The part of an RNA shown here (small-subunit ribosomal RNA, 3' major domain) has 455 nucleotides and comes from an uncultured Alphaproteobacteria bacterium.
The coordinates come from a structure-prediction model, not an experiment, and the mean pLDDT is 81.
Context: one part of a larger RNA
RNA sequence: UGACGGGGGCCCGCACAAGCGGUGGAGCAUGUGGUUUAAUUCGAAGCAACGCGCAGAACCUUACCAUCCCUUGACAUCCCUGUCGCGGAUCCAGAGAUGGAUCUUUCAGUUAGGCUGGACAGGUGACAGGUGCUGCAUGGCUGUCGUCAGCUCGUGUCGUGAGAUGUUCGGUUAAGUCCGGCAACGAGCGCAACCCCUGUCUUUAGUUGCCAUCAUUUAGUUGGGCACUCUAAAGAGACUGCCGGUGAUAAGCCGGAGGAAGGUGGGGACGACGUCAAGUCCUCAUGGCCCUUACGGGAUGGGCUACACACGUGCUACAAUGGCAGUGACAAUGGGCUAAUCCCCAAAAACUGUCUCAGUUCGGAUUGAGGUCUGAAACUCGACCUCAUGAAGUCGGAAUCGCUAGUAAUCGCGUAACAGCAUGACGCGGUGAAUACGUUCCCGGGCCUUGUACA
Repeated sequence: UGACGGGGGCCCGCACAAGCGGUGGAGCAUGUGGUUUAAUUCGAAGCAACGCGCAGAACCUUACCAUCCCUUGACAUCCCUGUCGCGGAUCCAGAGAUGGAUCUUUCAGUUAGGCUGGACAGGUGACAGGUGCUGCAUGGCUGUCGUCAGCUCGUGUCGUGAGAUGUUCGGUUAAGUCCGGCAACGAGCGCAACCCCUGUCUUUAGUUGCCAUCAUUUAGUUGGGCACUCUAAAGAGACUGCCGGUGAUAAGCCGGAGGAAGGUGGGGACGACGUCAAGUCCUCAUGGCCCUUACGGGAUGGGCUACACACGUGCUACAAUGGCAGUGACAAUGGGCUAAUCCCCAAAAACUGUCUCAGUUCGGAUUGAGGUCUGAAACUCGACCUCAUGAAGUCGGAAUCGCUAGUAAUCGCGUAACAGCAUGACGCGGUGAAUACGUUCCCGGGCCUUGUACA
């Protein structure tokens, strides 16, 4: 100087408390461990691995296994030789890769020389190739402490020196934010602001959008209009600016006015010096090592989907604040090649009826039968529909998670990838709470100080 302390002081955070809803019990989905297997490819491992890489494993993907094939190779450059291409169709053998046969089509320039370019085939070796190893050789990217308020430098001063000071102190703040003081004076990276979305208004603009007034219609449908809604560009607006109190006449804090919004208005992007030899050589790049008729390449089939079990994350429930039937509105993202024009477009809510506390008209697993769709192909191994079947489950032990407002909870909708496949992910809107006395305690963090046989 740090680090640590079941030392002290001050402070913060859904950290506790106060609340609401869950997980842990059940069934299923999904990931992981274990076990099994010819293979169940590989990675990720407390928080910060485990609906993670995977925005989608029937083939492909695919890296794994079995079997069958190839060896200058599926791909690139160079050299030699040959051909003039390429491409298309049919047949045979084969699981196919591949091998064989037949038919068709048949380059360009040209000094007319295979001379040049291009394509294809064969050969030779230089080489290709490797999702093989090392993330403890690396780049790049990422997680994490943590959007925590810190991390440093120049000059000066102090100290023999390591170093200190500044950065400590008194206030204050979300903040090393600002004020005051001070052997310090300044500065940099962070904080904040500048950027985007959203909340109010104005101006401009008025079709595909809108309809107050006037006609018209089944209908903003048509005339008409651009006031309103909306759209999308430019501006305004919030700055403790104003008032009172408090404070040290400061920074600020408390209350109020006006205002759509008030003290960072709400949300996002943005992540200092560094820590964890954190993660990734299976995105990519790359040093070294290793393989080279194989650890490379192609194909068929299988596997990644196994199943005494254990764990994580979810979905659906256990019901009457409900189930079922009928009636029945109102969205926003976004997508469809183009489209404010056309299309895809809700559910909960509300009303009526029924069920009357049961393993039930709850719950829907499982199984049987029949179909639909995608796709050469649903056996291993897809999704959905109909009929039948109708399991566990009556609110879950110890323990544990999320959330402070348009949030939690609840309801549906869309998108990416995708032939097909979501309870996942990422977005969108609808309905819409409760509670916070407080900081003693648990966890994490910041500053000062103290002890130390630690570095």